[in-house]
Molecule: transfer RNA
Organism: Callorhinchus milii
RNA sequence: GUUCUGUAGCUCAGUGGUUAGAGCACUCGCCUCACAAGCGAGGGGUCCUGGGUUCGUCUCCCGGGCAGGGCG
Numbered sequence: 001g002u003u004c005u006g007u008a009g010c011u012c013a014g015u016g017g018u019u020a021g022a023g024c025a026c027u028c029g030c031c032u033c034a035c036a037a038g039c040g041a042g043g044g045g046u047c048c049u050g051g052g053u054u055c056g057u058c059u060c061c062c063g064g065g066c067a068g069g070g071c072g
Base pairs, nucleotide, nucleotide: 001071002070003069004068005067006066009024010023011022012021017055026042027041028040029039030038048064049063050062051061052060
């Protein structure tokens, strides 16, 4: 310089439509002499930000900012 990504504590899904999800982690219970594993339940999100399009946007378009990755 160019390009991509940003959604839960972490890794990610979600590609215009009912209330935003999974795995791991965390909390509680069951189990155990106890711990781990396993099983059940629960908490946790202004989807980076401002605007636009639309009946309706995490999703499409434009601007801004920060962080990270790829390429040169």